RNA sequence: AUACUUGGCUCAACGGUUAGAGCAGCCGCCUCAUAAGCGGUCGGUCGAAGGUUCGACUCCUUCAGUAUCC
Numbered sequence: 001a002u003a004c005u006u007g008g009c010u011c012a013a014c015g016g017u018u019a020g021a022g023c024a025g026c027c028g029c030c031u032c033a034u035a036a037g038c039g040g041u042c043g044g045u046c047g048a049a050g051g052u053u054c055g056a057c058u059c060c061u062u063c064a065g066u067a068u069c070c
Stems, first nucleotide, its partner, number of pairs: 001068005008023004016054001025041005047063005
């Protein structure tokens, strides 16, 4: 200097309805059994604090952390 920070993990989400998906976890189906597969379910104050706005995960500022480059 640049990019990023959203469930346990990896990631979505044009400024506007209840923030979603896959994996993992839990329950069940299937199987002699396990894995795979199928169905259901659980889990988030969107890194922190301010600001702008009728309305912010989304825009702006500061701070913190991570990665890369000089």
Molecule: transfer RNA
Organism: uncultured Eubacterium sp.